[in-house]
RNA sequence: GCACCCUUAGCUCAGCUGGUUAGAGCGUGCGAUUCACAUUCGCAAGGUCGCAGGUCCGAUUCCUGCAGGGUGCA
Numbered sequence: 001g002c003a004c005c006c007u008u009a010g011c012u013c014a015g016c017u018g019g020u021u022a023g024a025g026c027g028u029g030c031g032a033u034u035c036a037c038a039u040u041c042g043c044a045a046g047g048u049c050g051c052a053g054g055u056c057c058g059a060u061u062c063c064u065g066c067a068g069g070g071u072g073c074a
Stems, first nucleotide, its partner, number of pairs: 001073007010026004019057001028044005050066005
């Protein structure tokens, strides 16, 4: 330098050939249980879906550029 892949909650990831409340596990907080802790159970908070544009009635999803990370080739 070229090609491809990834970027979604504090962490690990699902979801997407567009469709109306964006999810799971772990973690965190509160409650139940216990003499207490752990385990278990319930509830809750937490997201500009990397950034900026475009297409569209509508974008996490499609297109373009940029940024970061990874793999391969040279």
A computed fold for a 74-nucleotide RNA from a Patescibacteria group bacterium, annotated as transfer RNA. Lineage of the source: Bacteria > Bacteria candidate phyla. Model confidence (mean pLDDT): 81 of 100.